[in-house]
Annotation
The prediction has a mean pLDDT of 83. Predicted 3D model of a 1494-nucleotide RNA (small-subunit ribosomal RNA) from a metagenome. It matches the Rfam family "Bacterial small subunit ribosomal RNA".
């Protein structure tokens, strides 16, 4: 920074995929050490235990131990002394006093439980964030000042009796203290009230004084030295309140609101304020989006990303809310209070059943939800808080340990040497590669972790949970420590094996259907590394919401068009102002983050220090060119006047002619009318036709034109009325009055709807004929709605220029239409000039490309409208309109990887031109009918062996199936094999005879030993045999792995390249275009110049000469002759067989363009590629062909191989295909008699002669062939007989009898002779060759063969018709058109219906949910009124009253909860609507080509 994916391929539009970063993560797999962090995202779901706020005795009173002192007295015990035995003293003991800044729980008091900690339900709000304000407030503890601390009183917890209760908890009654409660005394600089002065502000107003009046404090403790209390002020900190700004989505939420806006009293509050309450007023708020619904803690950051931005809101920091749910309020400086308090309500738990207790979203921790998140750890050493004077206590804050690769850092798994490239594996072309210096081996190190040992900072001077931690230092050994993913393209990294559209894979494209680089396993490779993959989200890439930074002619997009309202933007001058704009100073933007610099941990992560930044917001000062604001003033915008023409501009009355239909009359008759082609239809009751005359109704020929108006729909005869616009000219005027327009609001073609009307013609709907398979269509024949007029709805079109207005610039030429002027002329034209419309070309630019281009799709301003991958879908559901039809607004689930624009290059069209071809015509001859013959198909069959199947299979492959061939069957053998090579071991090889067997084979014999070397022992080379494994074999599969060969299009004229040019680009030009040819053959022109495959020539044949050479050919003259070129001889002919010549539009004449070429003609054997004939371009058909042959892989391996015999291929109800051979007289038949060419021959060809009717026998001459043979060519020709018949035509079939070949003709050959004598009398519908020596007719010969040809291949005899043309019908070339095809028309594609699955709508209706409205009921509790029951301080005139207070009670508010009646959401629902998606299901073929009806 980009890549894959729509196409055959290209551009450009569009999505969807990918690669990156990130995360509180989660799964999959695997795990060595540390350090720093982090860890319930889900049920604000319920919560067992324990712990998370307590503290002060130096404020209090009692209480209990305790430990000290001291007393004392009796009383008890006890134990010692002593003793008069009576006791006495002592000492413990226990009491008691008292002492203790000792201990202990509870109580009253203080102060703290409003901090700190936890979550994110709820708020869309002054909650939050910035920046102000408070002149409208508070502030305990803290600091600092000033001043004070005087004397009194009354009670009341604890306790203490008694009682109630299971418990929690209470009641009565009697003591008692205080820094607890209460007055009273001083007291002001405090606070009020009303006078007043001064100063100052910003509107209420603040402040500073004076003097009067009124209110109004206080607490003590103790080691005497301080802490405490009170009042004031004045600071710090925290707050409360108020504003500007800033901060989701939805209009399928458009109107809210009655304390609701404001204004007076008067309540409340630390304060403002309808916060509240009574009155008065009728406002606020709202398209700059109010109510109303849905979501959502906000933020410093964090993530991402070049930046703008987008996107989150764990951790840690600030606010803010919340505390089982809802609701009150006390207490307090502060709270409506997590771990306080009432009352409801739902849960849990305890009860004796009457009644109580409770709140992890604090820290651990359990259940439970989940895909998922930790221990019921240790200390208060350390910061940090709370009491206390302290000491100390408490602190689940906090420090720390624990667990989790959960994240990020760092570090190890070892270093070095080491080639016989080891052993193993993996491949392999079998040689070898690779894993690979990796390993082993040798040499060395010790970080990490293990053990022993010292051992900190953290704390200051005492106090270390961590922690014997961090670190240090030894010890001993390479030990204990790598794996995950991936390897088709993006994307680094490929091979083998298994599977076989199966099992899998996949992010996208897309892989698998026997050779998977994409499944799966092995090898090797790649890349990350304690991780690695994978899933989810977010943010990039995405300029796919474009502010940077996007569009709307045809890709998604221009409202149908006008008018105009807020809104947006808005000429020229001049002056001021400073809102916006710019500069500067300043405040401020918390801290941590980031970002630079520098320090601390060994480095890093991580900490820390500094400093500067961090787009913002306020606040002062300047600036005045621009925007905005005020004034003033112009005229280029714009409008107004005056004169002119021009128009299917509108509305409404009138009139008019042609046609058309009916009616009525005439004439007049058998048909009209309609079509492709017909029929329905109308007509003898007189149509059509045609006079004439009447009525009706709708449109208005021609003029008529990319002319002309109109905003747009849209306007067309003619005349009058009314009317609205624009245009062109011209001087005055007003003076920016403009443009654009969201809503809105009018006008809007057809066809539709209502209500009267009319209604000729035309004509949905319907009828009936045709057409068809079918025709609910297209043709036809009628015909009703409509269409036409009046009011009135509907608001839509491909209302399109598929281009929204307005302004201004940007070459130009041609055309029209209206106007002006100016030049010329008498005059009309012509010419120029300039406005206003309307068309076509075109420059620059634009553009995906087409193609816009002064009328822009150019280059710039401004305003609106729309757009955002197809489908679902312009639906559904809401809502508005509408009489309805609709109509306007307009989703979503699912679903695809695409859909879709231009443009190319094939293909293809029932598209166009233009060419060609036995393609049709034009003829000949056939084919298909018969019989045979052959080949297929079928069916049979043990077997009928394989292949070929539209032209391009079917007398193909087979140029020969009796055995063999043969691949098939059926049976009998062999198994290193019938064939090849190695190896060992015997024998040379080779010939041969006998049983048995169908035979393969098996046995048993015989003959016979060679060649080269040789150290004679044996060896070698060929051959045979035997015997072991490697291995042969296979016509076994796969022609869809393959080579090669062949067929076809087609002997058709085309197929391409390099340069260059055009084009963004696939491409295109050359190859198109004019002519021309059998031809892309040639000329001409031409951004093309050149070349190549192909065309043609070269080659071979055959047509004519010419020279050369004559033998087996040949014989003209001349001899001989057996009469046969046979013989001497010629070399002349003909042949032959070489080399040559010749023909090239060369010459002429006409035409063409002075061309290339056409025509005609001379001359020539031959004339325009002279006839044939080899020769087959890119390539097409996954055409044949694995069974010629070669081959990869797969298969079989005593059998799918081999070798034998017999059988099959030869079957036989049928069907094709292709031949012969007829159906006769142009002909059989018989006699007689002529004329070839090219060809074969040695396991051959066979002559004469003989024998046979005859096939053939014999026979043996010749001949390795221009000699000899085969071999007699046959129709033709002459004559005769046959006379149209199933015949003297026809030959099948059959019978007998031979005959050839061959081991053998039964299955299963050819021939021959006799006899037999079928079907067939020219052929349906189709359909084939053939254009000149050709068809067609005749025969001959050769491959193949042992025989066997109606087929093939070749060869000659004899030889014709016929072509007018190119409209058709095939096939084919070229150009051009159209395309939705590109597997390419055998394309492609639509809808219904069937089945299956998915999501959605309606729906009688059920269930909920949350929120308003009305009303009931009303708990807590505050306010307020009563308060006859109690009641200590104070006062008095005291058994008591008063003030004041409780308690009770009322009464306004009031949660919950009840009712009722709507609207909203959400889940279900019998059925029922359409929608997607699916396998090769049904009917048809409606779209793409004139798609067969554009």
């Nucleotide at each position: 920074a980009g890549a894959g994916u729509u196409u055959g391929a290209u551009c450009a539009u569009g999505g969807c995929u990918c690669a990156g970063g990130a995360u509180g993560a989660a799964c999959g797999c695997u795990g060595g050490a540390g350090g720093c962090g982090u860890g319930c995202u889900u049920a604000a779901c319920a919560c067992a235990u324990g712990c998370a706020a307590g503290u002060c005795g130096a404020a209090c009173g009692a209480g209990g131990a305790c430990a000290g002192a001291a007393c004392u007295u009796u009383c008890g015990c006890a134990a010692u002394u002593c003793u008069u035995c009576g006791g006495a003293a002592u000492u413990g003991u226990u009491g008691u006093u008292u002492u203790g800044a000792g201990c202990c729980g509870a109580g009253u008091g203080g102060c703290g439980g409003a901090c700190g900690g936890g979550u994110g339900a709820g708020u869309a709000a002054c909650a939050c964030g910035u920046a102000a304000g408070u002149a409208a407030c508070c502030u305990a503890c803290c600091c600092u000042u000033u001043a004070g601390u005087g004397g009194g009183g009354g009670a009341u917890a604890a306790c203490g009796u008694u009682u109630c209760g299971a418990a929690a908890g209470g009641a009565a009654c009697g003591c008692u203290a205080a820094u607890a409660c209460c007055g009273c005394a001083u007291g002001a600089g405090a606070u009020c009230a009303a006078u007043u002065u001064g100063c100052c502000g910003c509107a209420u107003g603040g402040u500073a004084g004076a003097a009067u009046g009124a209110u109004g404090a206080a607490a003590g403790a103790u080691u005497u030295a301080u802490c405490g209390c009170u009042a004031a002020a004045g600071g710090a900190u925290g707050g409360g309140c108020u504003u500007g700004c800033g901060c989701a989505c939805g209009a399928u939420u458009a109107g809210u609101u009655u304390g609701u806006u404001g204004g007076u009293g008067g309540g409340g509050u630390a304060a403002u304020g309808g916060c509240c309450u009574a009155c008065c007023a009728a406002g606020a708020c709202u398209a700059c989006g109010a109510u109303c619904g849905u979501u959502a803690g906000c933020u410093g950051g964090u993530c991402u990303g070049a930046g703008a931005g987008g996107a989150u809101g764990a951790a840690c920091a600030g606010c803010c809310a919340c505390a089982c749910u809802g609701g009150g309020a006390c207490u307090g400086a502060g709270a409506u209070a997590c771990g306080g308090c009432c009352c409801a309500g739902a849960c849990u738990c305890c009860u004796a059943c009457g009644g109580g207790a409770g709140g992890c979203a604090g820290c651990a921790g359990u259940g439970g939800g989940g895909a998922a998140u930790u221990u019921u750890g240790c200390a208060c050493a350390a910061u940090g808080g709370g009491g206390g004077a302290a000491a100390c206590c408490c602190u689940g804050a906090u420090g720390c340990a624990g667990c989790g690769a959960c994240g990020c850092c760092u570090c190890g798994u070892g270093a070095g040497u080491g080639a016989u490239g080891a052993a193993a594996u993996u491949u392999u072309u079998a040689g070898g590669a690779a894993u690979g210096u990796a390993a082993a081996g040798c040499u060395c190190u010790g970080u990490c972790a293990a053990c022993a040992g010292g051992g900190a900072c953290g704390a200051u001077u005492a106090u270390g949970a961590c922690g014997g931690u961090a670190c240090c230092u030894g010890u001993a050994g390479a030990g204990g420590a790598a794996g995950c993913u991936c390897c088709g393209g993006c994307u680094a990294a490929a091979u083998a094996c298994g599977u076989g559209c199966c099992a899998g894979c996949a992010g996208c494209c897309g892989c698998g259907g026997u050779a998977a680089u994409a499944c799966g396993u092995a090898u090797g490779g790649a890349g990350c590394a304690a991780g690695c993959g994978u899933u989810a989200u977010c943010c990039g890439g995405a300029u796919u919401u474009a502010u940077u930074g996007g569009g709307c002619g045809u890709a998604a997009a221009g409202c149908g068009u006008g008018c105009g309202u807020a809104g947006g933007c808005g000429g020229u001058u001049u002056u001021u102002u400073a809102a916006g704009u710019a500069g500067g100073a300043u405040g401020u933007u918390a801290a941590a983050g980031g970002c630079a610099u520098g320090g601390g941990c060994u480095c890093a992560a991580c900490c820390c220090a500094u400093u500067g930044u961090a787009u913002g917001c306020g606040u002062c000062c300047u600036a005045a060119a621009c925007u905005g604001g005020a004034a003033a003033a112009c005229u280029a915008g714009a409008g107004u006047u005056c004169g002119g023409g021009a128009g299917a501009g509108g509305a409404g009355a009138g009139c008019g002619g042609a046609a058309c239909u009916c009616a009525c009359a005439g004439u007049g008759u058998a048909g009209c009318g309609g079509u492709g082609a017909a029929a329905u239809g109308c007509g003898u009751a007189g149509a059509u036709a045609u006079u004439g005359u009447g009525a009706g109704g709708a449109a208005c020929a021609c003029c008529g034109g990319u002319g002309g108006c109109g905003a747009a729909g849209g306007c067309g005869g003619c005349u009058c009325u009314c009317u609205g616009g624009a245009c062109c000219g011209a001087c005055a005027c007003u003076g920016a009055c403009g443009c654009u327009g969201a809503g809105g609001u009018a006008c809007g073609a057809a066809a539709g709807c209502g209500u009267g009307g009319g209604g000729a013609g035309c004509a949905a709907a319907c009828a009936g004929g045709a057409u068809u398979a079918g025709a609910u269509a297209c043709c036809c024949u009628g015909g009703u709605a409509g269409u036409c007029c009046a009011c009135g709805c509907c608001g839509u079109a491909a209302a399109c220029g598929u281009u929204g207005g307005u302004c201004a610039c940007u070459a130009g030429g041609u055309g029209u239409a209206g106007g002006a002027g100016g030049u010329a002329u008498c005059g009309a034209c012509c010419c120029c000039u300039u406005c206003u419309g309307u068309g076509c070309c075109g420059u620059a630019g634009c553009a995906a490309a087409c193609g816009c281009g002064u009328u822009a799709a150019g280059u710039g301003a401004c305003c609106c409208g729309c757009c955002u991958g197809g489908g679902a879908a312009g639906u559904a559901c809401g809502g508005u309109c509408g009489c309805a039809a609709g109509a306007c607004u307009a989703a979503a689930a699912c679903u695809c990887a695409a859909a879709g624009g231009a443009a190319u290059u094939g293909a293809c069209g029932g598209g166009g031109g233009c060419c060609c071809g036995c393609a049709c015509a034009a003829g000949c001859a056939g084919u298909g009918g018969a019989a045979c013959a052959u080949g297929u198909g079928g069916u049979u069959u043990a077997a009928u062996u394989c292949g070929a199947c539209g032209a391009u299979a079917c007398a193909c492959g087979a140029a020969a199936a009796a055995c063999c061939u043969u691949a098939c069957c059926u049976g009998g053998g062999c198994u290193u094999g019938a064939c090849a090579u190695c190896c060992u071991g015997a024998g040379a090889a080779u010939c041969u005879u006998a049983u048995a067997g169908a035979g393969a084979u098996a046995u048993a014999g015989g003959a016979g030993u060679g060649c080269c070397c040789u150290u004679c022992g044996g060896g070698g080379a060929a051959u045979u045999c035997a015997g072991u494994g490697a291995c042969a074999g296979g016509u076994g599969c796969u022609g869809c792995a393959u080579g090669g060969u062949u067929g076809u299009c087609g002997u058709c004229a085309g197929c391409u390249c390099g340069u260059g040019u055009c084009g963004u680009g696939a491409g295109a030009u050359g190859u198109u275009g004019g002519g021309u040819u059998a031809a892309g053959u040639c000329c001409c022109g031409c951004a093309a110049c050149g070349a190549g495959c192909g065309c043609a020539a070269c080659c071979c044949u055959u047509a004519u000469c010419g020279u050369g050479u004559g033998u087996u050919a040949c014989c003209a003259g001349c001899a001989a002759u057996u009469c046969g070129g046979u013989u001497g001889g010629g070399g002349a002919c003909u042949c032959a067989c070489a080399c040559g010549a010749g023909a090239c539009u060369g010459c002429c004449u006409g035409u063409g363009g002075a061309a290339a070429g056409c025509a005609g003609g001379a001359g020539g054997a031959a004339g325009g590629u002279g006839g044939g004939g080899a020769u087959g371009a890119c390539g097409u058909c996954a055409a044949a062909u694995c069974a010629u042959c070669a081959u990869g892989g797969c298969c079989c391996u005593u059998a799918u191989g081999u070798c034998c015999a017999g059988g099959g291929c030869u079957a036989c109800a049928c069907a094709c295909a292709u031949g012969u051979u007829a159906c006769a007289a142009u002909g059989g038949c018989a006699u007689g008699c002529a004329c070839a060419a090219a060809g074969g021959g040695a396991a051959g060809c066979g002559a004469a002669g003989c024998c046979g009717c005859g096939a053939g026998g014999u026979g043996a001459a010749g001949c390795c062939a221009a000699u000899c043979u085969c071999a007699u060519a046959a129709a033709a020709c002459a004559u005769g007989c046959c006379u149209c018949a199933g015949u003297u035509c026809g030959g099948a079939u059959u019978g007998u009898a031979g005959g050839c070949u061959g081991c053998a003709a039964c299955u299963c050959g050819c021939c021959u002779a006799c006899a037999u004598g079928a079907a067939g009398c020219c052929g349906g519908a189709a359909u084939u060759g053939c254009u000149a020596g050709u068809a067609a007719a005749c025969g001959c010969a050769g491959a193949u063969c042992a025989g066997c040809a109606a087929g093939c291949u070749g060869c000659g005899u004899u030889g014709a018709a016929u072509a007018c043309g190119u409209u058709c019908c095939c096939g084919g070339g070229c150009c051009u058109u159209g395309u939705a095809c590109a597997c390419a028309c055998c394309g492609c594609c639509c809808g219904u219906c069937a089945c299956a699955c998915c999501a959605u709508g309606a729906a009688a209706g059920c269930u909920g949910g949350g929120a308003g409205u009305a009303c009931c009921c009303g708990a807590a509790g505050u306010c307020a009124g009563c308060g006859a029951g109690c009641c200590a301080a104070c006062c008095u005139u005291u058994u008591a009253g008063g003030a004041g207070g409780c308690a009770g009670u009322u009464g306004c508010c009031g949660a919950a909860g009840g009712u009722a009646a709507u609207a909203c959401u959400a889940g279900u629902g019998a059925u029922u609507g359409g929608g997607g998606u699916g396998a090769a299901g049904u009917c048809g073929u409606a779209a793409c080509a004139a798609g067969g009806u554009a």